Notes: A computed fold for a 99-nucleotide RNA from a Candidatus Aminicenantota bacterium, annotated as Bacterial small signal recognition particle RNA. NCBI's taxonomy places the organism under Bacteria, Bacteria candidate phyla, Candidatus Aminicenantota.

RNA sequence: GCCCAGGAGCCUGACGGUGUGGACCCGUGAACCUUGUCAGGACCGAAAGGGAGCAGCAAUAAGCGGUGCUCCGCAAGCGUUCAGGAUUUCCUGGGCCCU
Numbered sequence: 001g002c003c004c005a006g007g008a009g010c011c012u013g014a015c016g017g018u019g020u021g022g023a024c025c026c027g028u029g030a031a032c033c034u035u036g037u038c039a040g041g042a043c044c045g046a047a048a049g050g051g052a053g054c055a056g057c058a059a060u061a062a063g064c065g066g067u068g069c070u071c072c073g074c075a076a077g078c079g080u081u082c083a084g085g086a087u088u089u090c091c092u093g094g095g096c097c098c099u
Stems, first nucleotide, its partner, number of pairs: 001096008010085005015079002018075006024068001025066004034059004043050002
């Protein structure tokens, strides 16, 4: 100097963990411009009755809060997890050639 093998390092992928967003779940949540039921009161009617409808109550929308790691994404100086790839990097071993 060359060749082979192995390891580290580089890249990629999968898995796991971490973080994060969303969905789902629970709670809360609209004077009126959501729904339902509409006391009272008012209105129509000769009457029977009827239409509308505030408060209240109930259910929810947007929003807000909480929970789990259940699901779906995203992220990286995570992981002596795994696999593959590229080698102009490094290390170890072996062989060959030259001096």